Record summary: The prediction has a mean pLDDT of 82. A computed fold for a 586-nucleotide part of an RNA from a marine metagenome, annotated as large-subunit ribosomal RNA, domain V. The full RNA is in RNAcentral, with records from SILVA. It matches the Rfam family "Bacterial large subunit ribosomal RNA".

[in-house]
Context: one part of a larger RNA
RNA sequence: ACCGUAGCCGGACGAAAAGACCCCGUGAAGCUUUACUAUAGUUUGAUAUUGAAUUAAAGCUAUAUUUGUUUAGUAUAGGUGGGAAGCUUAGAAACUUAGACGCUAGUUUAAGUGGAGCUAAUAGUGAGAUACCACCCUUGUAUAAUUUUAAUUCUAACUCUAUUCCGUUAUCCGGAAUGAGGACAGUAUCUGAUGGGUAGUUUAACUGGGGCGGUUGCCUCCCAAAAUGUAACGGAGGCGUUUACAAAGGUUGGCUAACUCCUGAUGGAAAUAGGAGCGAUAGUGCAAACGCAUAAGCCAGCUUUACUGCAAGAGUUACAACUCGAGCAGUUGCGAAAGCAGAAGUUAGUGAUCCGACCGUACGAAAUAGGACGGCGGAAGCUCAACGGAUAAAAGUUACUCCGGGGAUAACAGGCUGAUCAGAUCCAAGAGUCCACAUCGACGAUCUGGUUUGGCACCUCGAUGUCGGCUCAUCGCAUCCUGGGGGUGGAGAAGCUCCCAAGGGUUAGGCUGUUCGCCUAUUAAAGCGGUACGCGAGCUGGGUUCAGAACGUCGUGAGACAGUUCGGUCUCCUAUCCGCUACGGU
Repeated sequence: ACCGUAGCCGGACGAAAAGACCCCGUGAAGCUUUACUAUAGUUUGAUAUUGAAUUAAAGCUAUAUUUGUUUAGUAUAGGUGGGAAGCUUAGAAACUUAGACGCUAGUUUAAGUGGAGCUAAUAGUGAGAUACCACCCUUGUAUAAUUUUAAUUCUAACUCUAUUCCGUUAUCCGGAAUGAGGACAGUAUCUGAUGGGUAGUUUAACUGGGGCGGUUGCCUCCCAAAAUGUAACGGAGGCGUUUACAAAGGUUGGCUAACUCCUGAUGGAAAUAGGAGCGAUAGUGCAAACGCAUAAGCCAGCUUUACUGCAAGAGUUACAACUCGAGCAGUUGCGAAAGCAGAAGUUAGUGAUCCGACCGUACGAAAUAGGACGGCGGAAGCUCAACGGAUAAAAGUUACUCCGGGGAUAACAGGCUGAUCAGAUCCAAGAGUCCACAUCGACGAUCUGGUUUGGCACCUCGAUGUCGGCUCAUCGCAUCCUGGGGGUGGAGAAGCUCCCAAGGGUUAGGCUGUUCGCCUAUUAAAGCGGUACGCGAGCUGGGUUCAGAACGUCGUGAGACAGUUCGGUCUCCUAUCCGCUACGGU
C1' cells in the first nucleotide's frame, strides 16, 4: 500500500416529509364584530278568510231652524235680485211666565191673558227694510241617510291540547252533543322595523423581508452627465384656485420701480416732500424656475374677442389624452390709422366610461294619429384623492389552521463589508514634586483582525435542526501559569511595562435553563478566541418556538403580547462511499 473482518459516526450541505417559521397568491377555510349585503326568527300595519247590533265622536250630504251690533242713524242693517204692498178673528199691539242666545243694549221661541191692529215706502246712511218672496255666505242646533274611528254586546264563520257518547279492541283521528272563546286568534300575501341566530363576501399597492410609520393625482427647481428624456422610502417647495360690468380680461394713450446718503414742522429705524448716488436688486393675485423697460410692472379713457363655425400645419405621445396654431367666413370692441383682440407673463388649480336628470332638436316611433321611449347637439351631477376611476354598496382574527409557490423575500449558519467592536502604530497637549514618553495619555491621524451589534440579501424554503449542558476534541497567539530577556519613578521582596516563546498545564462547589455573571474554598495558573456562536444519523431537552390552561395588560370581540406561569412524542436495534480505529492476510 492492497484485501478482508469487527467497529466509530466527522463528511457525502447524509435519508425521511414539494418548510409547519417568513413572504407572496386580486388562493381556501374556521371564528369575530357597532365591515357590507342578504336572510330564518320576532314584531308593526293593510287586505283576505270576516258576519250582526247598539252607543259615542268626527267628516260629508239633504231638510228644517238659528246667528250676523265700528261710526252716523228710531236700532244688533250678512250679500244679491224681485217688489209696493205684506201679516192678521185660522187671533194684531200690549202684558205675564218659562227657555235659548248675547256685544247686557237687546234678539228670538213656547204657553197663557188680551180682542184689532202691526210693518214698509218718505228723513238720515256707501248700501233699506226679518213688510213679503227667491238664491246664497257665516255661526250654531235638531232630524235622517252614509262613511270612518273607538268602546261594548251578540252568534253563525273560525278555534279549543275542555267534558260526554259513537266508529272502537284505540290518551291518534273523525263524527254528534254540551261547554268555553269569538269575528279576536290562527293562516296567506304585501309592507316598515329589528335581526352575527344564519349565509355569501370584502378587508389595496409601493416597501432595501413583512408589519408599524410614510406615500399614491398635478405643478416648479436640483439630482440629470451643456438637445429631449431619465430612478431611489434622494434634496427643497407648492396646487385641488382666483379675477367680470366700479377686472386682475380687450384695446388706446401715458408713466417707471427698489435701496443708500443728505435736507426738511409735529415725524420717531420705517408715512409724505426735495436733491444726489446706484441701476432692475422692485413689481408680476399665489410656489419655484424661466421671462419682462418696446415693458408682460404702474395709471387713466372706452369697452366685452372670457365670441360663433372651421382649420393648413406642427409639438408631444404605447394608447387614451394633452399643447400650439397662421389663415378663411360671420359678428363685435378699441384705435385717426397701420393694426390688435378666440381671456389672464408662461408652466399647477384636476377625473375616462356607464347611469339617471336638465336645455335644445324634431331624426326613429312595431296597423295609423299622438306619445312613452330612444337618437343627435349642449352644459351640470364623483376628496371615483388608492386621483387610467374593479361594486350603487364592505372591517378584523387565526398558535385550530390548510393549499399553491418563493432562497425573486426575512429568522439560524456561511459569504461580502467593517459603520460599531477588539487590537496595534504615529503625533504629543497634559498628569507624573521637577521631567511628554518608568507608567498613563486628551484632541487627532494611519492601519490590522473578522470573536460583538449591524448593513447587504449572494448558496440553501421538493428543509443547511435552534440556545445551554455532557462527551470527545483540534488550531491561532493578541500568553493566564511555567521558561528566557530589556526598561523601571527596580534597595530586597512584591510589582508595572515591553520583547521572545504555543512544549505542557489551565480546580472543585452554591444560585440561575442559562452563555455570562455574583458568591465560597483552593491553585503555579484558574487565558482570550476560531473550528456551521466545533460537536443532537454522539447523548440531553432545562430555555426558546405548535396544539391545553391561567394571570397581568391591550382589544366591543374573535384574539394578541422579545410579558409571566404549569404541561408538552428528539425518527433511522440496519452505515453504501470517503474518513478514522483495532486485528488478520498478501